Model confidence (mean pLDDT): 84 of 100. Predicted 3D model of a 145-nucleotide part of an RNA (small-subunit ribosomal RNA, 3' minor domain) from an uncultured bacterium. It matches the Rfam family "Bacterial small subunit ribosomal RNA". Its family is annotated with structural constituent of ribosome and ribosome in the Gene Ontology. It was read from a public genome assembly.
Context: one part of a larger RNA
């Protein structure tokens, strides 16, 4: 750089993050429920069996095996939560010179603003009631000179 200013909103282009989203996938967390390894413990009518009792027979006592409780974990089924990933969809930010208009800033060319409802490419328009943070004309009430 001062009205040949300033400015808004669709629309078109990239870029980035991000919300819905029929779903997929994964981590985890809790519930039921089925399985259950090794192991303490309990329990055994089967099997073994040196030290203890017994002259012996046997018997205590140990060991293997059975069985049962508890269990790591594994399996199905529900459920909380967390991340990815997803056709298509919604806005959102940015980005020197892209469409379309001119909404708003001066009375910005219908003063504007917020609420409400309607309608409209868009910014907006129009209705009701409000408000003034509106110019401008008279008027009246203060200040100041």
């Nucleotide at each position: 750089c001062a009205c040949c200013g300033c400015c808004c909103g669709u629309c078109a282009a990239g870029c980035c993050a991000u919300g819905g989203g029929a779903g997929c996938c994964g981590g985890u967390u809790c519930u039921a429920u089925c399985u259950a390894a090794a192991g303490u413990c309990g329990u055994u009518a089967g099997c073994c069996u040196a030290a203890c009792c017994g002259c012996a027979a046997g018997g205590g006592g140990g060991g293997c095996g059975g069985c049962g409780c508890c269990u790591a974990g594994g399996g199905u089924a529900g459920u909380g939560u967390c991340g990815g990933u997803g056709a298509c969809u919604g806005g959102g930010g940015c980005u020197a010179a892209g469409u379309c208009g001119u909404a708003a800033c001066a009375a910005g060319g219908u003063a504007g603003c917020a609420g409400u409802a309607g309608g409209g490419g868009a910014a907006c328009c129009u209705g009701c009631g409000g408000c003034u943070g509106g110019a401008u004309c008279a008027c009246c009430u203060c200040c100041u000179u």